[in-house]
RNA sequence: AGGGUUUGAUCCUGGCUCAGAACUAACGCUGGUGGUGUGCUUAACACAUGCAAGUCGAACGAGAAAUUCACCUUCGGGUGAAGAGUAAAGUGGCGAACGGGUGAGUAACGCGUAAGUAAUCUACCCUUAAAUUAGGGAUAACUUGCCGAAAGGCGGGCUAAUACCCAAUAACCUUCUUUAAACUUAUGUUUGAAGAAGAAAAGGUGGUUUCUUUAAGAAAUUUUCGUUUAAGGAUGAGCUUGCGUACCAUUAGCUAGUUGGUAAGGUAAUGGCUUACCAAGGCUCCGAUGGUUAGCUGGUCUGAGAGGAUGAUCAGCCACACUGGAAUUGAGAUACGGUCCAGACUCCUACGGGAGGCAGCAGUGAGGAAUUUUGCGCAAUGGGGGAAACCCUGACGCAGCGACAUCACAUGAGUGAUUAAGGCUUUCGGGUCGUAAAGCUCUGUCAGGUGGGAAGAAGAUGAUAAAAGAAAUUUUAUCAUUUGACGGUACCGCCAAAGGAAGCACCGGCUAACUCCGUGCCAGCAGCCGCGGUAAUACGGGGGGUGCAAGCGUUGUUCGGAUUUAUUGGGCGUAAAGAGCGUGUAGGUGGCUAAGUAAGUCAAACGUGAAAGUCCUUGGCUCAACCAAGGAAGUGCAUUUGAAACUAUUUAACUUGAGUACGGGAGAGGAAAGCGGAAUUCCCAGUGUAGAGGUGAAAUUCGUAGAUAUUGGGAGGAACACCGGUGGCGAAGGCGGCUUUCUGGACCGAUACUGACACUGAGACGCGAAAGCGUGGGGAGCAAACAGGAUUAGAGACCCUGGUAGUCCACGCCGUAAACGAUGGACACUAGUGUUGGGUUUAUAGCUCAGUGCCGUAGCAAAUGCGAUAAGUGUCCCGCCUGGGGAGUACGACCGCAAGGUUGAAACUCAAAGGAAUUGACGGGGGCCCGCACAAGCGGUGGAGCAUGUGGUUUAAUUCGAAGCAACGCGAAGAACCUUACCUGGCCUUGACAUAUGCAGGACAGCUGUAGAGAUACGGUUUUCUGCCCUAGUGGUAGACCUGCAUACAGGUGCUGCAUGGCUGUCGUCAGCUCGUGUCGUGAGAUGUUGGGUUAAGUCCCGCAACGAGCGCAACCCCUACACAUAGUUACCAUCGAGUGAAGUCGGGGACUCUAUGUGGACUGCCUGCGUUAAGCAGGAGGAAGGUGGGGAUGACGUCAAGUCAUCAUGGCCCUUACGGCCAGGGCUACACACGUGCUACAAUGGGCGGUACAGAGGGUUGCGAAGCAGUGAUGUGGAGCUAAUCUCAGAAAGCCGCCCUAAGUUCGGAUUGCAGUCUGCAACUCGACUGCAUGAAGUUGGAAUCGCUAGUAAUCCCGGAUCAGCACGCCGGGGUGAAUACGUUCCCGGGCCUUGUACACACCGCCCGUCAAGCCACGAAAGCUGGUUCUACCCGAAGUCGCUGACCCGAGAGGGAGGUGCCUAAGGUAGGGCUGGUGAUUGGGGCUAAGUCGUAACAAGGUAGCCG
Repeated sequence: AGGGUUUGAUCCUGGCUCAGAACUAACGCUGGUGGUGUGCUUAACACAUGCAAGUCGAACGAGAAAUUCACCUUCGGGUGAAGAGUAAAGUGGCGAACGGGUGAGUAACGCGUAAGUAAUCUACCCUUAAAUUAGGGAUAACUUGCCGAAAGGCGGGCUAAUACCCAAUAACCUUCUUUAAACUUAUGUUUGAAGAAGAAAAGGUGGUUUCUUUAAGAAAUUUUCGUUUAAGGAUGAGCUUGCGUACCAUUAGCUAGUUGGUAAGGUAAUGGCUUACCAAGGCUCCGAUGGUUAGCUGGUCUGAGAGGAUGAUCAGCCACACUGGAAUUGAGAUACGGUCCAGACUCCUACGGGAGGCAGCAGUGAGGAAUUUUGCGCAAUGGGGGAAACCCUGACGCAGCGACAUCACAUGAGUGAUUAAGGCUUUCGGGUCGUAAAGCUCUGUCAGGUGGGAAGAAGAUGAUAAAAGAAAUUUUAUCAUUUGACGGUACCGCCAAAGGAAGCACCGGCUAACUCCGUGCCAGCAGCCGCGGUAAUACGGGGGGUGCAAGCGUUGUUCGGAUUUAUUGGGCGUAAAGAGCGUGUAGGUGGCUAAGUAAGUCAAACGUGAAAGUCCUUGGCUCAACCAAGGAAGUGCAUUUGAAACUAUUUAACUUGAGUACGGGAGAGGAAAGCGGAAUUCCCAGUGUAGAGGUGAAAUUCGUAGAUAUUGGGAGGAACACCGGUGGCGAAGGCGGCUUUCUGGACCGAUACUGACACUGAGACGCGAAAGCGUGGGGAGCAAACAGGAUUAGAGACCCUGGUAGUCCACGCCGUAAACGAUGGACACUAGUGUUGGGUUUAUAGCUCAGUGCCGUAGCAAAUGCGAUAAGUGUCCCGCCUGGGGAGUACGACCGCAAGGUUGAAACUCAAAGGAAUUGACGGGGGCCCGCACAAGCGGUGGAGCAUGUGGUUUAAUUCGAAGCAACGCGAAGAACCUUACCUGGCCUUGACAUAUGCAGGACAGCUGUAGAGAUACGGUUUUCUGCCCUAGUGGUAGACCUGCAUACAGGUGCUGCAUGGCUGUCGUCAGCUCGUGUCGUGAGAUGUUGGGUUAAGUCCCGCAACGAGCGCAACCCCUACACAUAGUUACCAUCGAGUGAAGUCGGGGACUCUAUGUGGACUGCCUGCGUUAAGCAGGAGGAAGGUGGGGAUGACGUCAAGUCAUCAUGGCCCUUACGGCCAGGGCUACACACGUGCUACAAUGGGCGGUACAGAGGGUUGCGAAGCAGUGAUGUGGAGCUAAUCUCAGAAAGCCGCCCUAAGUUCGGAUUGCAGUCUGCAACUCGACUGCAUGAAGUUGGAAUCGCUAGUAAUCCCGGAUCAGCACGCCGGGGUGAAUACGUUCCCGGGCCUUGUACACACCGCCCGUCAAGCCACGAAAGCUGGUUCUACCCGAAGUCGCUGACCCGAGAGGGAGGUGCCUAAGGUAGGGCUGGUGAUUGGGGCUAAGUCGUAACAAGGUAGCCG
């Protein structure tokens, strides 16, 4: 410090999410030791049991027992002493208001901070001064009687005090009166003087002395502790005030003791604190009142900080003590372990009555995810009482439990390679766990055993001494005795021993860490993005690795990251966001000069800001955590002093901001009245006749009752052509014929005046298009609704014919719009160029002021863009925004006649929604261009029969694949067996085939027999491999080959072409596809490659921030068209010769054709024109050929998860006596049907018969096969010749000549069928081809639709070849004959380039909206039902204070009390409201949910541009 996530990619906006730190935590797995901390966050729920507040005999009276001892005894016991002036109880004093707990209530002077008290109190403590005189009457305990179950109570009798009461005295004390001085902002305070009235007490202990009854006392005196009065201090408390202190305005008004005054009461004290009277005030948008939530703070967590969150432990304050109310005592309480009353609950009971309050420490139940022992001790620290010893103390000190947190330590160290075994993995070589282990050599923390053993202790008691004192006694010093819960703990020594001590999470990215197996959108994971549908680094397991470590993860919460509420530190044209516009109140802000003041501001000093904590420096525990000391800090508040620039304020002045007066011109600015012409419609009349109107085309409609058209006249309403213009005016909405009246504003000019009067503007008020509403008019045209006609699958629409509200006027509402410049207002500053209105100028120009436009600099901006009319640079003020949806919805409130408007949420849900720009793709967008794409033509297909392929169906099987173009005469260049992969049946299991090893045997092989459908099984027979050794054998050994057995393995046309290689199709032989460097852009990307021309072409030229280059195009290659050279057999034959019936047949020739090698030729080279002088185009010449001459081969980057695992290869999976192998037979050839591709035809441009002519390219020895002969023929026979320019297949056919046929289902057509044959082949039944004779089907040119072809092409005619034993209408080639047409690019299809729009990117076969149907979820409404809380009125009214009374009681009396009564009042009741929850038949919309229904609204001109009201 950032990262992930919206997109094909990019930049931005923006949310979600992660990494960090922390926790009073909990849960899961795991768990060795110690130190220090910490531990009911929930039910302020209920509590069994024990303990948590007592103490003082030196205030007082009274006063046991057990037990022991002694004596007596009637042996039952009694008496005395000790126990003991003890225990327990009582009177009295002090304490119990501290300490400890909890956070319910409280939004408050409750808390924090700073002040005030001149408005106050303060027990115990300290200091000072004084006093402590003299009396009195009771009462508990005790005793006795009685009531009660108990708790407890009543009466009689006795007694004491530091208990209670009266009196005396008293000042500086209190109150009152008079008075003086000083001080104070002040009601006053302080000090002094005089007078009047009033208020006190208690003794105890010890010592000394005197007296007496020698026992206790008495008196005096003194000390000390108490007591009383007064003053002061300290401490603590009360009250008052400034400032700060949560959220909601969908809470806007609240208040009758309320606000103030007077008087009285009350309090320690001010005060409506209370009461009476008087006045009518008080609070509030700077947020009253109401509602919700909450103890506050020091601090804690986080953060760079500012902040945000929080208020456990520790500390300060407050509040509370079962719930509510009340007082009493007291210095202090309205009292946690006190009292009274009411209520709820629990317990006891003899049913009459009683008792209780753990939010003290332990502990129990309950609640809950969750929080400890019914421990030890007062040894220390602190507190209460006491003179003290001492007692009490669940405060506290310790221990126990819990990894709850934090800190520290250990679980070993060195060496050790056959890199052991084993696990995992593997490309089978290895790699890895891994020096890890084992082994060897060491060490000894912790735990274990054993021995020693602290500090924490200061005091207390006693003795002695010294000092002080009259003494008691106190202080100091020394000595002695004694006090430790923790605890035999910390710590130390020794013993033995590597022995007892490691887990958890993660490993797709963020984020460090990878593989195997299993699973197969299942099971599951997931913080976000997202994984899983057969090769999952994401699920589960194993191995390995990474991180942290006695812990590790998960969950929850807080801050951070988040500048994502922005003071530091954000925004508002298009992402969320400028109010529709103005006027203006409060508020905020404000020109220039001078002087004063000192509120803000700045500086200094002083006080405070508790301690702890944080930070720094030291120190103590072995370190650390922890603890201690010192310092800093605490940004705050208050007081005092100073400064005077700025803000503020006061005074005085100024003119530049603002305004007023004067003079001008411009204008659809506003309101009212009047006037005008054109046009539409209607009415009347004329002319006139059959249509008009309307549309894509029609129809509804109008018209023979006379329309439309046309002429004249009239009526009425609305709107104002041309001018007219990014021209004008207005705040906006908006404003357009002409004239008049009234009226607002702006602008310009030059002078004068006022003198900051200004800007903005929450609330408020006004204006505010269209539509809509109310009342009354008006109504020509237009036109929601509605009707009809069309369109359509439908058409509630678009189109057409009609047509009512409305549109118009007056008055009144409504108050919204994409009310937009999607841009709030004002002021200042920061290059240019048009135009409108003024001024200046004689005047164009120029200059200047005010508007209104375009382009653009700097600058800004995510980009687009803005750019003096800012979206730039600054100041001031207002409004608004904070992810998308839910939703501008619900509820509430206000406004409205209504429609509705304004204000305006939440639950729930998603990980995006969005802006700008980029590249593509697409468009029923545009431009340019090409192609047998259309058009123009020729011939077909689609109809028939047959062939062939496919689908479907059938079947035991009809093997498999191919599927729009780009599957379908395709793989298959040839299924009778074989092929063959399919089916049925019969067989084999190391196998039909490969390699290797071991063992055994044998050459292999040829010929042949039997059984069987065959595979196969069992036989016979012939021959007897090679090298070496030897003992020479019928030997041994080795090798090749074969057989059998065994093991590794073979084998698979089994699956996956969506795991792949290779090959192929297609767009497309279309002209495209890219790169390097440079430049531009934040970037994706762009440029180049676009533009102007041109081309078949990204072909070339020119231009250009591009310059070059690559793959494609073209060319280079082959065939063909011309010529030449060379060569001349098997080809050729002009000349010469020979020869025949004829023939290059022969000699010969090298001329020609031809063959086959090389060369030439064509390049827009030449001419003319056009063009930019270019590229090039058009025409021409020459030429065999002319503008790539014709044809072929050649297929860029890529697309289609295109095709192929069945050509081949191959990963993974699967089968292994079978999914492998062998064999026979069958099937692939089936047949209601549908489609594709072809053949033959329908005939006369023909058919038949006869005669006759001309090719090219190929094939041939397992072959082609001549002549001749036979057969009607297929063919047979025959065998010459030929390994081929030699022989042969081989007859070319259409054509040409002649004859017949004459328009018909024919002399067309040949299907089908019968019979008879030929050939191939082991074999033609299923299932071959051909021949002859006979038979003679459909078909008379083919619907919608659709295909090919632009020249030697289409069409037509034959020929050959591959495959092949045989089988060709298919395929691949060859030649013969040989056309028509192309105006042209509007349209269909495909493609290329540029541009435009886009909500598409799986890319239009895209995206996407709404209703309905189904499930789930949350919410609103609802007759009501049921809680909580609060208010008003009334009723009832406990305890209690206070007031009044008080015949009874006490007292001599004064007086006090019981009792009675009144006011107030808790709880309760009745009635009626407010607010807020829960629930509710039914109902409403909303959200979510792979594959439901209906349509197609939006995105492209989305097929009617879209959108807002």